[in-house]
RNA sequence: GCGCGGAUGGUCUAGUGGUAGGACCUGAGCCUUCCAAGCUCAUGGCGGGGGUUCAAAUCCCCCUCCGCGCA
Numbered sequence: 001g002c003g004c005g006g007a008u009g010g011u012c013u014a015g016u017g018g019u020a021g022g023a024c025c026u027g028a029g030c031c032u033u034c035c036a037a038g039c040u041c042a043u044g045g046c047g048g049g050g051g052u053u054c055a056a057a058u059c060c061c062c063c064u065c066c067g068c069g070c071a
Base pairs, nucleotide, nucleotide: 001070002069003068004067005066006065007064010024011023012022013021018054026042027041028040029039030038047063048062049061050060051059
C1' cells in the first nucleotide's frame, strides 16, 4: 500500500429500513435480627462526518481505531 472483518451503557452481547433488547455491574425498594441469596423497579448505549430515504444502529461514501490476510 491492497483486501476482508469489526466498533452498540462501566463490561459482555442481540438487533439485515419503522419503539435500540438481554445479561452482569451500580443505585433504590421488598424480604431477612443482620449479611448473602432471591424478587421488583431505576440509571445508563448505536466510533466521527456526509449521502440515500417519509424514516438509517441497519444501505452507500470518506475518516479514525482494533483484528486477520496479501504484498
A computed fold for a 71-nucleotide RNA from Halovivax asiaticus JCM 14624, annotated as transfer RNA. The RNAcentral record of the sequence draws on ENA, GtRNAdb and Rfam. Rfam family: tRNA. Its mean pLDDT, the model's own confidence on a scale to 100, is 82. RNAcentral records the identical sequence in 2 taxa. Taxonomically the source falls in Halovivax asiaticus (Archaea, Halobacteriales, Natrialbaceae, Halovivax).